[in-house]
RNA sequence: CGAGUCAGCCGGACAGUCGCUGCCGGGAAUUCUUCGACAAACGUCAAUGACGUAUGUUGAGGUGCCUGGUGGAGGAAAGUCCGGGCUCCACAGAGCAGAACGCCAGGUAACGCCUGGGAGGCGCGAGCCUACGGAAAGUGCAACAGAGAGCAGACCGCCAACCCCGGCGUGAGUCGGGCGGUAAGGGUGAAAGGGUGCGGUAAGAGCGCACCGCGCGACUGGCAACAGUUCGCGGCACGGCAAACCCCGUUCGGAGCAAGGCCAAAUAGGGAUCCAAUGGUGCUGCUCGCACUGGAUUCGGGUAGGCUGCUCGAGGCCUGCAGUGAUGCAGGUCCCAGAUGAAUGACUGUCCACGACAGAACCCGGCUUACAGGCUGACUCGUUUU
Numbered sequence: 001c002g003a004g005u006c007a008g009c010c011g012g013a014c015a016g017u018c019g020c021u022g023c024c025g026g027g028a029a030u031u032c033u034u035c036g037a038c039a040a041a042c043g044u045c046a047a048u049g050a051c052g053u054a055u056g057u058u059g060a061g062g063u064g065c066c067u068g069g070u071g072g073a074g075g076a077a078a079g080u081c082c083g084g085g086c087u088c089c090a091c092a093g094a095g096c097a098g099a100a101c102g103c104c105a106g107g108u109a110a111c112g113c114c115u116g117g118g119a120g121g122c123g124c125g126a127g128c129c130u131a132c133g134g135a136a137a138g139u140g141c142a143a144c145a146g147a148g149a150g151c152a153g154a155c156c157g158c159c160a161a162c163c164c165c166g167g168c169g170u171g172a173g174u175c176g177g178g179c180g181g182u183a184a185g186g187g188u189g190a191a192a193g194g195g196u197g198c199g200g201u202a203a204g205a206g207c208g209c210a211c212c213g214c215g216c217g218a219c220u221g222g223c224a225a226c227a228g229u230u231c232g233c234g235g236c237a238c239g240g241c242a243a244a245c246c247c248c249g250u251u252c253g254g255a256g257c258a259a260g261g262c263c264a265a266a267u268a269g270g271g272a273u274c275c276a277a278u279g280g281u282g283c284u285g286c287u288c289g290c291a292c293u294g295g296a297u298u299c300g301g302g303u304a305g306g307c308u309g310c311u312c313g314a315g316g317c318c319u320g321c322a323g324u325g326a327u328g329c330a331g332g333u334c335c336c337a338g339a340u341g342a343a344u345g346a347c348u349g350u351c352c353a354c355g356a357c358a359g360a361a362c363c364c365g366g367c368u369u370a371c372a373g374g375c376u377g378a379c380u381c382g383u384u385u386u
Stems, first nucleotide, its partner, number of pairs: 001382010012351007020072008032062008041053005074357001078368002081366005086256004093288004098252005103117005118132001119130004133247002138245002140241002155186002157182003163178006194212006213236001214234005219228003260308004270299006279293005315334008
């Protein structure tokens, strides 16, 4: 200097004018509205009182107005894919079905997430990937080619000892065919029943042996998954796929802020049909169980307004300690959006990276996807120079 790998950050800036919105404070005003007090009027019941209706005065608040201060979208807010908090079913269960995950050890509120390690694979390397329990319970799948693709198989070959037929030969023998043996050589295929070598054989074959591989066991190291220049036994269970069905282990109620709660207002406490306690409804599906006591279908009518839930959190940042790490503990510090037809926009000037992906709607932890351009650190490889 170039090429890469891993991790982190920014993702327009400054000034001015007008505009939007949450919270806190102040002010005016009485447009509308809520609650309370007082006054007198009417009505009802009642002898002194109570209730209701409208009116006037007044106090407090809400909405609206003015003004000051302060805050105001993301690293993914996206996907709606996982896990939860919270609310209701509900006082709360069991089983089956179903679904998810799947090496080991940790982290976490929890997870299908994260961290570290193991095994397998890719890369020269830094590093990266893995749907990673079981094929010796069973079933199933693999086009074409090939003889044969699972407890298979003889196309080209090799042999020809035993037996049969034919030819040549005086004979020994030899040639061919049949019956037969073989899977070491060749071919087909992605893959063909371990590999190399030696011996043996009619020719071969773990047929035997040595080493490697594989299986089982012991020992050693490790919490473990696993590993081994360790030892022993065995010729050796016999391919692949379970992201095929399946088996095994572990886990799992449902619905969702349009959940739920409160206030106000209005209507029709409406009509019809069917079932009805041996019934019906609710609890995702089914069974049990529990709770309640009416349900289902349909026609028709009214309201859809306001408040709350709603943002202080498994919260952010900094420092220290423990740990390889995820993370945990302790201390300090900060408050950082709460809209509701949906708030941050418009204009001007300068700079410049010429501006990407893209807008919260109950909240949080993850994963996945999209992203113009820019910055930082560590590490790897290559080249050159010293």
Molecule: Bacterial RNase P class A
Organism: uncultured Gammaproteobacteria bacterium